This is a predicted structure of a 62-nucleotide RNA (Fluoride riboswitch aptamer (crcB RNA motif)) from Pseudonocardia autotrophica. The source organism's lineage runs through Bacteria, Bacillati, Actinomycetes, Pseudonocardiaceae and Pseudonocardia. The sequence is in RNAcentral, with records from Rfam. The prediction has a mean pLDDT of 77.
[in-house]
RNA sequence: AGCCCGGACGGCGAUGGGGCUCGCCGACAACCGCGCCGCGCGCUGAUGGCUCCUACCCGGCG
Numbered sequence: 001a002g003c004c005c006g007g008a009c010g011g012c013g014a015u016g017g018g019g020c021u022c023g024c025c026g027a028c029a030a031c032c033g034c035g036c037c038g039c040g041c042g043c044u045g046a047u048g049g050c051u052c053c054u055a056c057c058c059g060g061c062g
Base pairs, nucleotide, nucleotide: 009026010025011024012023013022016053017052018051019050020049021048033043034042035041036040
């Protein structure tokens, strides 16, 4: 030097942020939803999971 194991650190899990937790990746990485003959139309969702805050849409009342 190479290989294997473990740890730390960093990044990520389709729309912003916090806490806990699980998983993936080590930078040419992980990740980047679904439907349709239609490729530009339609649909769902602020979470990977639990939870809190905020934004957005519709209706009603004042």